[in-house]
Molecule: transfer RNA
Organism: Candidatus Roizmanbacteria bacterium
């Protein structure tokens, strides 16, 4: 330069184009003479940007950008 894969919550990871979860961490309650362990609740998201397609895009398609890998 090509070429393949990735990019979603603080982290690790889902999610037939149709309501964006889930475990852990972190909070708040409960348990307990106190912590931890457990349980319960609830909070946490411009789905990397940008245009297209579509009634409707985390998802399809095109650019770019980062992060990995491979050719030369």
């Nucleotide at each position: 330069u090509c070429c393949c894969c990735u990019g979603u919550a603080g982290c690790u990871c889902a999610a037939c184009g149709g309501u964006a979860g889930a475990g852990c961490a972190g909070g708040u309650c409960g348990c307990u003479g106190u912590u931890a362990a457990c349980g319960a609740c609830a909070a946490g998201g411009u789905u990397c940007c940008a245009a297209g397609u579509u009634c409707a895009a985390a998802u399809c398609u095109u650019g770019g950008c980062g992060g990995g890998g491979g050719a030369g």